[in-house]
């Protein structure tokens, strides 16, 4: 210095051009117990890494940055 992959809730990760973005874990309340754990219900949290740029419409697509991981010199 060139390639590729990644980047989404506190953590693992899904999603994919169309109205309000999901899961499982964790967190919080409430049922439930003589409690405790389990169990059930419910809530709570996202600038979809960031600036553009194409489109009516972008997390999705293109271009550059930035983080990080792999390969090549």
């Nucleotide at each position: 210095g060139g390639g590729g992959c990644a980047g989404u809730a506190g953590c693992u990760c899904a999603g994919u051009g169309g109205u309000u973005a999901g899961a499982g874990c964790g967190g919080g309340u409430g049922c439930c117990u003589u409690a405790u754990a389990a169990g059930c219900a419910c809530c709570a949290a996202g600038u979809c890494g960031g600036u553009g740029g194409u489109u009516c419409a972008a997390u999705u697509c293109c271009a550059c940055c930035c983080u990080g991981c792999c390969c090549c010199a």
Transfer RNA from a Planctomycetota bacterium, 73 nucleotides, folded computationally. Lineage of the source: Bacteria > Pseudomonadati > Planctomycetota. It matches the Rfam family "tRNA". Rfam classes the family as a transfer RNA. The coordinates come from a structure-prediction model, not an experiment, and the mean pLDDT is 81.